A computed fold for a 116-nucleotide RNA from a bovine gut metagenome, annotated as SAM riboswitch aptamer (S box leader). RNAcentral holds the sequence, with entries from MGnify.

RNA sequence: CUUAUCGCGAGUGACGGAGGGAUGGGCCCGAUGAAGUCACGGCAACCGGCGGUUUCUCCGCAUGGUGCCAAAUCCCCCAGCCUUCCCUGAAAAGGGGCAGACGGCUGACAGAUAAG
Numbered sequence: 001c002u003u004a005u006c007g008c009g010a011g012u013g014a015c016g017g018a019g020g021g022a023u024g025g026g027c028c029c030g031a032u033g034a035a036g037u038c039a040c041g042g043c044a045a046c047c048g049g050c051g052g053u054u055u056c057u058c059c060g061c062a063u064g065g066u067g068c069c070a071a072a073u074c075c076c077c078c079a080g081c082c083u084u085c086c087c088u089g090a091a092a093a094g095g096g097g098c099a100g101a102c103g104g105c106u107g108a109c110a111g112a113u114a115a116g
Stems, first nucleotide, its partner, number of pairs: 001116006011040005019029003024076003041069003046065002049061004073110001078107005085096004
């Protein structure tokens, strides 16, 4: 740099001793012990392997290489659309208005992981 995925899932102990959740804002976690290291355990199924299917691939297993085990990638940032207001209408829907969110959806950016 390219491609794929990112609302699922899974933690205890020892050492350690104040930070951590990438960055800015928010909001959280943390002396009932943060980061980090180690041990053991677990989750998942990207790559590899094995088996089935079968040539498009898909499915299963979990012994290898990674990864991961608070909160949606914790939330937001940027763009577009919708809605929120008023009128008509039973509704569907149509028309008008102003700021464009406190909301919703989609996408982008950024980031993480895997493979190349």